RNA sequence: CAGAGUAGGGCCUAAAGCGUGAAGUGCCGCCGGGCGGGGAUGAUGCCCGGCGGACGAAGGCGAAAGCCGCGGCAGUCGGCCCGCACCCGCUG
Numbered sequence: 001c002a003g004a005g006u007a008g009g010g011c012c013u014a015a016a017g018c019g020u021g022a023a024g025u026g027c028c029g030c031c032g033g034g035c036g037g038g039g040a041u042g043a044u045g046c047c048c049g050g051c052g053g054a055c056g057a058a059g060g061c062g063a064a065a066g067c068c069g070c071g072g073c074a075g076u077c078g079g080c081c082c083g084c085a086c087c088c089g090c091u092g
Stems, first nucleotide, its partner, number of pairs: 001092003008082005014076001017073001018071003027053009038088002041085002059068003
């Protein structure tokens, strides 16, 4: 001098599920909890749960088994990208 590394986020992909008798997702409010580069300080944040509120969906076929769809559905495999100020540390 340069770089990596956080909580986490976005997109794509695959398989297997859930819902389609509407849960979930997304939005708002309140409460609580957790996390927050390897370390310290600080700031901005991030995630989860509970309760409440507004809004609100794609079904079709089949005798059946089931099949084809649909959902800003949850988690997972893989890929790509994004993700802290300063000091110390780390890598070159």
This is a predicted structure of a 92-nucleotide RNA (THF (Tetrahydrofolate) riboswitch aptamer) from a sheep gut metagenome. Its Rfam family is "THF (Tetrahydrofolate) riboswitch aptamer". For this family Rfam cites "Long-range pseudoknot interactions dictate the regulatory response in the tetrahydrofolate riboswitch" (Huang et al., Proc Natl Acad Sci U S A, 2011). The model forms 93% of the base pairs in the Rfam consensus.